[in-house]
């Protein structure tokens, strides 16, 4: 120098002018709702997007009290949070030289299921080439046809075919026997654990799939700021069927058992106005302690949009960045620097709040790793 890896940060500054929203001082004014003027501070994001988990906060007659079932989620092993399908660090598995990254990671010996085609055959499989042998036959003979047994180690078929190398043994062959691997039962060491390493039996289940259904452990009320609370106003304390003190109705279902007198459907009327909720936070920053980290404790400081048809915009000027041209200059080259012309400047915008994840981003800037040439 060149090629990756995995993170941070920033994403337009700066001046002038006109305007918007809200909060405040002080002055006029006021039908007391408000209006004006002129000072002061403040005014969108890393994702506000997407509504995909989780919660705060409101309210509801079974979310109070047990039990059984049915639906949903998650799924190795420790930990962090308020919780979570997050996040952190670790085991195992897989790709990479290698920084690093992937993983829908419980169980297949409880049952069911499924695996086109092709293949002798797809799980209680199997005999297409093939190998080995008995008889009879034909043949001087090498062999050859038939008809029976043996055989699943060659080859083929497939994504996958009765564990796999390799020795030994057979008439040919097979875990038929051995030795090493797997595998499956145990033990004994370190681990909180998931596992992880030894050593001992068995010749050993006929495999794969659970993001098929299943078993298996956890965990799990419903609605949502258009929830809720208050004023103000206005209507029709309407209309019909049903069901109901022989207890209806109240949870996803169903007993016990507990509230309770009104419940269901349908047709019709009034009221779409106003505060509020509404911004102080499971909040942000420094500092220091504990953790390998996510986090967490202690002490300090800071207050940061609340809009409601819905606010921070325009216009001019000048810097920056990125990308073409063009002139000079330096350079062995790639390339650097100065000028001058022109042209873009990313994705995007609250609405009750916050923790996460997904997915969209024009371009810069920062250290850290990891491999290769080369040079001191």
């Nucleotide at each position: 120098c060149g090629a990756g890896g995995a993170g941070g940060a920033c994403g337009g500054g700066c001046g002038g002018u006109c305007g918007c929203c809200g909060c405040u001082g002080c002055g006029c004014u006021u039908u007391c709702g408000g209006g004006u003027g002129u000072g002061g501070g403040g005014g969108a994001g890393g994702a506000a997007a997407g509504u995909c988990c989780g919660a705060g906060c409101a309210c509801c007659u079974c979310a109070u009290g047990a039990a059984u079932c049915a639906g949903a989620g998650u799924g190795c092993c420790u930990g962090c949070u308020a919780a979570c399908g997050g996040c952190a660090g670790g085991g195992c598995g897989g790709g990479g030289c290698g920084a690093c990254c992937c993983g829908a990671u419980a169980g297949a010996a409880a049952g069911u299921g499924c695996a086109a085609c092709a293949g002798a055959a797809a799980a209680c499989a199997u005999a297409c080439c093939g190998c080995c042998u008995a008889u009879c036959g034909c043949g001087u003979a090498a062999g050859u046809g038939a008809u029976g047994g043996g055989u699943a180690a060659g080859g083929g078929u497939g994504a996958a075919a009765a564990g796999g190398u390799g020795c030994g043994g057979u008439a040919a062959g097979a875990g038929c026997g051995c030795a090493c691997c797997g595998u499956c039962c145990g033990g004994a060491u370190g681990g909180c654990g998931a596992c992880a390493u030894u050593c001992g039996g068995g010749g050993u289940a006929a495999g794969g799939u659970a993001a098929a259904c299943c078993u298996c452990a956890c965990u799990c009320g419903g609605u949502g700021c258009a929830a809720g609370a208050c004023c103000a106003a206005a209507u029709a304390g309407g209309g019909a069927a049903g069901c109901u003190g022989u207890g209806a109705c109240c949870g996803g279902a169903u007993u016990c058992g507990g509230g309770u007198a009104g419940c269901u459907u349908c047709c019709g009327g009034g009221u779409u106005g106003g505060u509020u909720g509404c911004u102080u936070g499971a909040g942000c920053c420094u500092g220091u302690g504990g953790g390998c980290a996510a986090c967490u404790g202690c002490a300090g400081g800071c207050c940061u949009a609340g809009a409601u048809g819905g606010a921070u915009g325009g216009c001019c000027g000048u810097c920056g960045c990125u990308g073409g041209u063009u002139u000079c200059g330096c350079u062995c080259a790639g390339g650097c620097g100065a000028g001058g012309c022109g042209a873009g400047u990313a994705c995007a915008g609250g609405a009750c709040u916050c923790g996460g994840c997904u997915u969209a981003u024009a371009g810069u800037c920062c250290g850290c790793c990891u491999c290769g040439c080369g040079g001191c």